[in-house]
RNA sequence: UCUCACUCCAAGGGGUGUCCGUCACGGGCUGAGACCGCGAAUCGCGCGGGACCCUUCGAACCUGAUCCGGGUCGCACCGGCGUAGGGAUGGAAGCUGUCAGAGGC
Numbered sequence: 001u002c003u004c005a006c007u008c009c010a011a012g013g014g015g016u017g018u019c020c021g022u023c024a025c026g027g028g029c030u031g032a033g034a035c036c037g038c039g040a041a042u043c044g045c046g047c048g049g050g051a052c053c054c055u056u057c058g059a060a061c062c063u064g065a066u067c068c069g070g071g072u073c074g075c076a077c078c079g080g081c082g083u084a085g086g087g088a089u090g091g092a093a094g095c096u097g098u099c100a101g102a103g104g105c
Base pairs, nucleotide, nucleotide: 001102002101003100004097005096007092008091009090010089011055012054013053014052017029018028019027020026021025035049036048037047038046039045061086062085063084067080068079069078070077
C1' cells in the first nucleotide's frame, strides 16, 4: 500500500412446510424465518408487503426428488445425495483485527 473480516449505506436473491382440532380460526413440531393483506375460489394457486437469511471465500435457495436410510402422529425432522449441477453486488468510513493474507521500500 492492497485484499479480507468487522461497522454503515444502497441494491439484489430466496423460502414460507407439516400434524391435530370445533378448520372463520386456534393449538403443536422443527427452524434464522413457516407472518400479514388482497385476489381467485370451475380450485388449493397468484400478487404485494413485513420480518428473517443469503449475495461468488456463494448449502440462503433451487434441481436431482413422487429419491435413499433412520426417526415421528406427521413433515427436508435427522443423515445421505453434496469435492453433483445451478444460483443474487456495489460503495463508504475507520486503521479496529490474533486464521488475517499478500506485495513494495
Molecule: TPP riboswitch aptamer (THI element)
Organism: Alphaproteobacteria bacterium UBA3612